[in-house]
The RNA shown here (transfer RNA) has 73 nucleotides and comes from Candidatus Iainarchaeum sp. The coordinates come from a structure-prediction model, not an experiment, and the mean pLDDT is 82.

RNA sequence: GGGGGGAUCGUCUAGUCUGGUAGGAUUGCACCUUCGGGAGGUGCAGGCGAGAGUUCAAAUCUCUCUCCCCCCG
Numbered sequence: 001g002g003g004g005g006g007a008u009c010g011u012c013u014a015g016u017c018u019g020g021u022a023g024g025a026u027u028g029c030a031c032c033u034u035c036g037g038g039a040g041g042u043g044c045a046g047g048c049g050a051g052a053g054u055u056c057a058a059a060u061c062u063c064u065c066u067c068c069c070c071c072c073g
Base pairs, nucleotide, nucleotide: 001072002071003070004069005068006067007066010026011025012024013023020056027045028044029043030042031041032040049065050064051063052062053061
């Protein structure tokens, strides 16, 4: 230099193909339950790597860039 894959709540992960309310687990907080705790239950908080474009609407499509992994030279 060329090609491929990846980046989503604090952590792990689904969703991208086929654009339409960003979901789950865990964690934290509150409450219920208990004599108290644990376990369990309910609720809340918390996220799309950066920029631009297309569109009524972008995590999803297009372009550029950053970082990580693999292959080729």

The RNAcentral record of the sequence draws on ENA. Its Rfam family is "tRNA". Rfam classes the family as a transfer RNA. Its family is annotated with triplet codon-amino acid adaptor activity in the Gene Ontology.